A computed fold for a 166-nucleotide RNA from Natronincola peptidivorans, annotated as glmS glucosamine-6-phosphate activated ribozyme aptamer. The source organism's lineage runs through Bacteria, Clostridia, Peptostreptococcales, Natronincolaceae and Natronincola. It matches the Rfam family "glmS glucosamine-6-phosphate activated ribozyme aptamer". It is annotated as a riboswitch. Gene Ontology terms of the family: regulation of gene expression and catalytic activity.

C1' cells in the first nucleotide's frame, strides 16, 4: 500500500461526483522570422458542485421536479437520500353523548378568508492560517427576507338513536 469482512461514528438545501467550468504540469499546433505572450488540442494530478428559514404522532405500503425567500446566480447538469404528497388502519375535531357515513387533519390533531405581526446566514468589506494555484477552514464588523409562527376576526357536516330544556 492494495483487496475482503467485521464492527462503530456521520444527514436531510442532506452526501455523493463520470458531464461542465477552472487550476497545475508535460506534449503538440496556429498566429509571427527570432525572444517572449495568446489562443486551442490531448494526457495527467486536483479543485468547484445549495445560503439559510420551514417541516416527522405511531405502524405498514406507494411515489418523485416534495415548501419559502436571500445570493456579484455552476446553487449548472447527474446519481442517492429525504422531516412532501397518496393509500390503509388507528386516533381526534366537525353544538351534552353514542353509532354509521362524510369532510379536515396528527396527541399542539378542521380547511379556508380577511386583517396585524417576528425573525436568518451565507453574499459583500477587512484580516488570520494551509496551498505553486484553483481553492478550503476561520475570525471581526454591519445588515438584509419571505412563506410561516403568533394575534383578532369570521366561516364550519348528513342520518338515527337519545338527553336537557320550553
Nucleotide at each position: 500500500c492494495u483487496a475482503a469482512a467485521u464492527a462503530a461514528a456521520a444527514a436531510a438545501g442532506c452526501g455523493c461526483c463520470u458531464g461542465a467550468a477552472c487550476u497545475u504540469a508535460g506534449a503538440c499546433u496556429u498566429u509571427a522570422a527570432a525572444u517572449g505572450a495568446a489562443a486551442g488540442u490531448c494526457u495527467a494530478a486536483g479543485u468547484u458542485g445549495a445560503c439559510g428559514a420551514g417541516g416527522g404522532a405511531c405502524a405498514g405500503g406507494g411515489u418523485u421536479u416534495a415548501u419559502c425567500g436571500a445570493a456579484u446566480g455552476u446553487u449548472c447538469g447527474g446519481c442517492g437520500g429525504a422531516u412532501g404528497c397518496c393509500c390503509u388502519g388507528c386516533g381526534g375535531u366537525g353544538u351534552a353523548u353514542u353509532c354509521a357515513c362524510c369532510a379536515c387533519c396528527g396527541a399542539u390533531a378542521a380547511u379556508g378568508g380577511a386583517c396585524c405581526u417576528a425573525c436568518a446566514a451565507a453574499c459583500c468589506u477587512a484580516c488570520u492560517a494551509a496551498g505553486u494555484g484553483a481553492u478550503u477552514a476561520g475570525u471581526a464588523a454591519a445588515a438584509c427576507a419571505a412563506a410561516a409562527u403568533g394575534g383578532u376576526c369570521u366561516u364550519g357536516g348528513u342520518g338515527a338513536a337519545g338527553g336537557u330544556c320550553u